[in-house]
């Protein structure tokens, strides 16, 4: 060069046209002599970037960018 897969919260992920979500981590507060576990409350997302389609796009379509695999 080509196929094919992936990109969403700090991490790993799910969610595939109608309000953005777990789980771990993080903060504060109870608890304890402290810590840890555990109990409530809470904060973090330009859903990879641009354009279509649509009455509405993270989810469709198309073009670029990054990683991951096969193939040559």
């Nucleotide at each position: 060069g080509g196929g094919c897969g992936a990109g969403u919260a700090g991490a790993u992920c799910a969610g595939c046209g109608g309000u953005a979500g777990a789980u771990c981590g993080c903060u504060u507060c109870c608890u304890u002599c402290g810590c840890a576990a555990g109990g409530a409350a809470g904060a973090g997302g330009c859903c990879c970037g641009g354009g279509g389609u649509u009455c509405a796009a993270a989810u469709c379509c198309c073009c670029g960018c990054u990683c991951g695999u096969c193939c040559a």

Notes: Transfer RNA from Halobacteriales archaeon QH_7_65_31, 72 nucleotides, folded computationally. The coordinates come from a structure-prediction model, not an experiment, and the mean pLDDT is 85. Lineage of the source: Archaea > Methanobacteriati > Methanobacteriota > Halobacteria > Halobacteriales. It matches the Rfam family "tRNA". The family's RNA type in Rfam is transfer RNA.